The RNA shown here (transfer RNA) has 73 nucleotides and comes from Sphenodon punctatus. Model confidence (mean pLDDT): 82 of 100. Rfam family: tRNA. By type it is a transfer RNA. Lineage of the source: Eukaryota > Euteleostomi > Sauropsida > Sauria > Sphenodon.

[in-house]
RNA sequence: GCCUGUGUAGCUCAGCCAGUAGAGCAUCAGACUCUUAAUCUGAGGGUCCAGCAUUCAAUUCUCUGUUCAGGCA
Numbered sequence: 001g002c003c004u005g006u007g008u009a010g011c012u013c014a015g016c017c018a019g020u021a022g023a024g025c026a027u028c029a030g031a032c033u034c035u036u037a038a039u040c041u042g043a044g045g046g047u048c049c050a051g052c053a054u055u056c057a058a059u060u061c062u063c064u065g066u067u068c069a070g071g072c073a
Stems, first nucleotide, its partner, number of pairs: 001072005007066001010025004019056001027043005049065003
C1' cells in the first nucleotide's frame, strides 16, 4: 500500500428482512439471614465510532473518514 472483518450500557456480547435498543456479569436499593456470603425481587445506566446520502422512518442500506484485529505484498 491492497483486501476482509470489527466498533451497541462500566465489561463481554445479541439485535437476520429498516419500524419505540436488549441479555449476562458488574453497580445501587429492598426481601431473606444473628451477620456476611449465596439466593430472590426491583431500579439506574446508551448522542448504537464520526460525517454524508437514500427513506415517511437508519444501530441496520450507500459513500467517505476513523479504531481495533486478521490476511496479502